[in-house]
RNA sequence: GCAUGCUUAACACAUGCAAGUCGAACGGUAACAGGCAAUUUUUUCGGAAGUUGUGCUGACGAGUGGCGGACGGGUGAGUAACGCGUAGGAAUCUACCCAAAGGUGGGGGACAACCCGAGGAAACUCGGGCUAAUACCGCAUGAUGUUUUCGGACUAAAAGGUGGGACCUUCGGGCCACUUGCCUUUGGAUGAGCCUGCGUUGGAUUAGCUAGUCGGUGGGGUAAUGGCCUACCGAGGCGACGAUCCAUAGCUGGUCUGAGAGGAUGAACAGCCACACUGGGACUGAGACACGGCCCAGACUCCUACGGGAGGCAGCAGUGGGGAAUAUUGGACAAUGGGGGCAACCCUGAUCCAGCAAUGCCGCGUGUGUGAAGAAGGCCUGCGGGUUGUAAAGCACUUUCGGUGGUGAGGAAGGCUGUUUUUCGAAUAGGAAGACAGAUUGACGUUAACCACAAAAGCAGCACCGGCUAACUCUGUGCCAGCAGCCGCGGUAAUACAGAGGGUGCAAGCGUUAAUCGGAUUGACUGGGCGUAAAGGGCGUGUAGGUGGAAGUUUAAGUGACGUGUGAAAUACCUGGGCUUAACCGAGGGAUUGCAUGUUAUACUGGGCAUCUUGAGUCUUGGAGAGGGAAGUAGAAUUUCCGGAGUAGCGGUGAAAUGCGUAGAUCUCGGAAAGAAUACCGGUGGCGAAGGCGGCUUCCUGGCCAAAGACUGACACUGAGGCGCGAAAGCGUGGGUAGCGAACAGGAUUAGAUACCCUGGUAGUCCACGCAGUAAAUGGUGAGUACUGGAUGUUGGCGACUGAGGUUGUGAAUAUCGAAGCAAACGCGUUAAGUACUCCGCCUGGGGAUUACGGUCGCAAGAUUAAAACUCAAAGGAAUUGACGGGGGCCCGCACAAGCGGUGGGGCAUGUGGUUUAAUUCGAUGCAACGCGAAGAACCUUACCUACUCUUGACAUCCUGAGGGUUUAGCUGAGAAGUUGAAGUGCCCGCAAGGGAGCUCAGUGACAGGUGCUGCAUGGCUGUCGUCAGCUCGUGUCGUGAGAUGUUGGGUUAAGUCCCGUAACGAGCGCAACCCUUAUCCUUAGUUGCUAGCAUUUUGGAUGAGCACUUUAGGGAGACUGCCGGUGAUAAACCGGAGGAAGGUGGGGACGAUGUCAAGUCAUCAUGGCCCUUAUGGGUAGGGCUACACACGUGCUACAAUGGGCAGUACAGAGGGCGGCGAAGACGCGAGUCGGAGCGAAACUUUAAAGCUGUUCGUAGUUCGGAUUGGAGUCUGGAACUCGACUCCAUGAAGUCGGAAUCGCUAGUAAUCGCAGAUCAGCACGCUGCGGUGAAUACGUUCCCGGCCAUUGUACACACUGCC
Repeated sequence: GCAUGCUUAACACAUGCAAGUCGAACGGUAACAGGCAAUUUUUUCGGAAGUUGUGCUGACGAGUGGCGGACGGGUGAGUAACGCGUAGGAAUCUACCCAAAGGUGGGGGACAACCCGAGGAAACUCGGGCUAAUACCGCAUGAUGUUUUCGGACUAAAAGGUGGGACCUUCGGGCCACUUGCCUUUGGAUGAGCCUGCGUUGGAUUAGCUAGUCGGUGGGGUAAUGGCCUACCGAGGCGACGAUCCAUAGCUGGUCUGAGAGGAUGAACAGCCACACUGGGACUGAGACACGGCCCAGACUCCUACGGGAGGCAGCAGUGGGGAAUAUUGGACAAUGGGGGCAACCCUGAUCCAGCAAUGCCGCGUGUGUGAAGAAGGCCUGCGGGUUGUAAAGCACUUUCGGUGGUGAGGAAGGCUGUUUUUCGAAUAGGAAGACAGAUUGACGUUAACCACAAAAGCAGCACCGGCUAACUCUGUGCCAGCAGCCGCGGUAAUACAGAGGGUGCAAGCGUUAAUCGGAUUGACUGGGCGUAAAGGGCGUGUAGGUGGAAGUUUAAGUGACGUGUGAAAUACCUGGGCUUAACCGAGGGAUUGCAUGUUAUACUGGGCAUCUUGAGUCUUGGAGAGGGAAGUAGAAUUUCCGGAGUAGCGGUGAAAUGCGUAGAUCUCGGAAAGAAUACCGGUGGCGAAGGCGGCUUCCUGGCCAAAGACUGACACUGAGGCGCGAAAGCGUGGGUAGCGAACAGGAUUAGAUACCCUGGUAGUCCACGCAGUAAAUGGUGAGUACUGGAUGUUGGCGACUGAGGUUGUGAAUAUCGAAGCAAACGCGUUAAGUACUCCGCCUGGGGAUUACGGUCGCAAGAUUAAAACUCAAAGGAAUUGACGGGGGCCCGCACAAGCGGUGGGGCAUGUGGUUUAAUUCGAUGCAACGCGAAGAACCUUACCUACUCUUGACAUCCUGAGGGUUUAGCUGAGAAGUUGAAGUGCCCGCAAGGGAGCUCAGUGACAGGUGCUGCAUGGCUGUCGUCAGCUCGUGUCGUGAGAUGUUGGGUUAAGUCCCGUAACGAGCGCAACCCUUAUCCUUAGUUGCUAGCAUUUUGGAUGAGCACUUUAGGGAGACUGCCGGUGAUAAACCGGAGGAAGGUGGGGACGAUGUCAAGUCAUCAUGGCCCUUAUGGGUAGGGCUACACACGUGCUACAAUGGGCAGUACAGAGGGCGGCGAAGACGCGAGUCGGAGCGAAACUUUAAAGCUGUUCGUAGUUCGGAUUGGAGUCUGGAACUCGACUCCAUGAAGUCGGAAUCGCUAGUAAUCGCAGAUCAGCACGCUGCGGUGAAUACGUUCCCGGCCAUUGUACACACUGCC
């Protein structure tokens, strides 16, 4: 700048305004102004002022009268309707306006106003009297008007204004002219009324509705048709193409959205309708049943003298109320338009403007250029820097908008006055139409626009930054606070919360909320589906409807073409135009896909007519069949009864019991009865529409198939409703009942067991007649037709060929596999889920809900039809990879089994839990924590507690000052520490001066320090599955994809070890091997080792000598399924054998794939973050970690005679040793002490024990067992009280082989025996090593546990400790 602004209470309204006008219709004169006349006062003598009279003039209150108040303006309550839209129609009216024809003559009586009187609070009313008209009423004239029996009859009017030469006059005027009116008629225009076709929301859990209802006749009524009204007559009318009823709603042009088709909507603008406080009614009028008229009723409000009155904002403003929410009680008639008027004018909340609101759309501005020291500040940082950022500052420039001052359009056309032309006219009156001149008309308005002035000066916000979605970091917080459109963020390192810096997007706006369309092919007309995701009716028959074979003729309804009318304007689109641009506005064009109508075409569809045989059907001859109904009949079995024989059990189960049985069961033989069902045949065989149908015979009966012909001539397909059939269970009535068997009873099982199992057993199962009407009524696949490669069976027909067996053709049925194609995949595949057509049924996220209410049906049970509230973000299908299974298959492991020895019971040791405590420091917690960290807590360790004590610190770096370092004594104190002294003056370079290194004290602050927290922030290390055989990759191939293949299969192995096969071919990490050790041999080297032979000898390899042996430690050899036989696919390999020290990875060790357990460890160490800083840091003393109703783990020692005690005697290996190992010898009962040789070690240091020999004990709480306690000691240490080990004497507890349960071990192993070492002052039943003696057993893989492979199911994926 241009638009828009009560979407809610059609709720109630104070106040003002929104409809008046005409004196040129009328009687008039209340107010104002003027004139005239009279009169009074005053005077500057011009006049001024006042009073009275006069409608004389301009005008005009109230009244009579005319026109207008039916328009304009508002609202959307009602209305599902001819209300609206569109296209048509005939039986109508239309004031003012236009055109035309004719007329306008002559009379009359009133009523308002006014005057007088009366009533009333008021509103207002009543009585009497006067008066005018374009008010009212007759008379005349009159038709082309109305009516008519065609002769006729009926029907009108009003005047006003202006001017005027003659003429007349009662001086009012007549008369003439013009003009405006009035009356009648016709036509037009405009507007209105009525009728019809088509279109116009949802609900069937609304299916029947209707008596003026439908039609006719007569009459009435209307402007006009009509049941519009009325009387009579008839009985119709509407409805599944949805009547009636209920709910909702003003309709349209359009608007929003969408590619379109559609969907939603009906603000502003425009057309129509309806309404005007609510309901009803008419009057007036051309027009109303009337927003600002009347009457009645009602509700509400107001006035009242209580008698009675007044009112209607869904007009413009405005108020209250409601609400999330919507404006001024403004200006003007200047323009446009409307009403009245001759006109001037008057009126106009229509309208034009202004005000308020960023409510929307559009335009403009908030500066522009330059400017690196990349300023300061902020933020981040890997501390180097980066970023904000040319951004700012600075320099140069510009001045839109805003401000101040000035200039200043257009919107104005008209009207008035004057002059003049033409025309009507007798006229120079007057009127009408023009021309010219003059003075004038603007609410907006301080208008738009332009000019001047000053100064970068006055002008930026909002949202967002995890993905979708453009844009990232820090801090705070710590599943809190909060965010969130969806997914989802937040539990201490949050790009998701909050703040900040930075960034992104829009911008005088930005974001949120609500709503509509889109995306959504998610109701699918365009354009979806129904085997398993939601969805095929249980099946048939058939009505309406829908669809329909071949050729011909006709029609022209559908359909196509062309024309005409209409489809209002505005909007939308295109073109060009006007405001500086744009929004906006005005112009032209096309469009308006529609409807109606005319002409034409006739292929297709439809209608009429006649025809055909291939669809369909009928007839003939055959065929198969558990097709259906009825009657009869047969044998086996079961049960019961009777009789015989016979005796103690039977029956039943996982095992039992209830039950039956000595009153004789079960069993067995014979006989009888009854009911139900029909073994074998029997079959992915047959029949039927489905449900379903099974001994045999007879009767009745439906359908199907084949082969040939003949006949009918589209008779067909589908099928909403309707009708029929319809398993089992169930219901009713009456029968029947052998077996079976809900309910019920009893017995078991079980924690329980209203179940599974057992013993009984009633309804029922069976029959007849009814009802019920449902099933996983399934091929989870509606019916019909046509087309589209095959292969293999089977059932029942008919042919052809063949000597037979058989082969082959054809159509019907049924089954398996598969091509193309389809499918999300699975799969389907001529019996389609393929390709098409026709018709029906059904679906639209899960739950609520196979539900409620209502209707229908039913005896009932119940069936059928069938929602909503609410709630969730999924529910579901198919397939994949895992994991799991009290799924199946294959295989392995001291996994079980077979054995040996233990644990669990006792005592003690040790660890843990618990408890206690000032503290009992911390960690480890199924296997995989618990003799674990700890290879060694009296102090120390030590992290804990108490007390004392230090604060730049016990330790590191830097700075300043002072001093030296160092050694040592005393005092106080529990000590740390404090304090007082003494001695002394260092080291390196340098001549010296001086410098350097290191040390102590004091001070300052940066900092130190923390076994404080987080192992769920981490590194590293470790455990575990598991030394299990697995885990992957590249390329290729398959699959839409996740993925698969390889890696599966057949064998084999300890092994994904190897071989073969193979859409796979190769490769990597694992396995194995390479490494160490051990077992055999060879070689080299012999001291501290060894000693065969030689010599000596103290008889000890002691010595000489030697290196043969043993041995030591270097190097080699050896074992590879290499050889033979068998098995096996001739392979891999396995079995057996030979040789060999060793044989099939010889034994043992080290070595641990991808990964799992948020496994363990912040207390080894390292480390992010957080926390403490005169303390959560440092020091010291004492205490604690050693507690003790109890529970558990791991061990030691026992319970004894395969033993204990005593005595004698034999044989190792591997290790350690100088603050050490320590010999001989001596002492002590002993621990030990004295001693000190030898040895830094193949040299010295150490009795191995079990064993063997002998002896004793004699089965007992013991000569077993050694706990506990008393006493006495030894050793270490500064110190053994809390709290060490050992010795001696004495004491002599429990325990007599251990419940449930549970552990280890397959050979030099288990078991048993001792020895050594680490730690360590001391402390070992623990741990780590070493050797001695030295077994038993393994049928085997059913089961328990763990694991590998392929397979299967899955509603699990935090993966069965799951899910539910």